Predicted 3D model of an 86-nucleotide RNA (SAM riboswitch aptamer (S box leader)) from a Clostridiaceae bacterium.
It matches the Rfam family "SAM riboswitch aptamer (S box leader)". Rfam describes the family as follows. The SAM riboswitch is found upstream of a number of genes which code for proteins involved in methionine or cysteine biosynthesis in Gram-positive bacteria.
Of the family's consensus pairs, 93% are formed in the model.
NCBI's taxonomy places the organism under Bacteria, Bacillati, Bacillota, Eubacteriales, Clostridiaceae.
It was read from a public genome assembly, where an Rfam model found it.

RNA sequence: AACCUAUAAAGAGUGUGCGAGAGACAAGCUCAAUGACCACACAGCAACCUGUCGGGGACAAGGUGCUAAAGCUUGAAUGAUGGGAU
Numbered sequence: 001a002a003c004c005u006a007u008a009a010a011g012a013g014u015g016u017g018c019g020a021g022a023g024a025c026a027a028g029c030u031c032a033a034u035g036a037c038c039a040c041a042c043a044g045c046a047a048c049c050u051g052u053c054g055g056g057g058a059c060a061a062g063g064u065g066c067u068a069a070a071g072c073u074u075g076a077a078u079g080a081u082g083g084g085a086u
Stems, first nucleotide, its partner, number of pairs: 001086001003084005013042005021031003025075004043067003047064003050060004
């Protein structure tokens, strides 16, 4: 990189830096110079993998992921993330 599969109404934020757009796309709506988005640090959450136990569950937090809003809503049919296999 292409392929298969699962997830998406639960949960969890502060600081510093930067400086204008951001929420993937369209419409809506929302966030944003009272500094969003993004990056980093620390903290946290527990969806998947993993581990433990008294095993349809709970706990842990090692790997990945995530920490505005139902994946923000609807639409379209892509994308994101986890796992698998080549």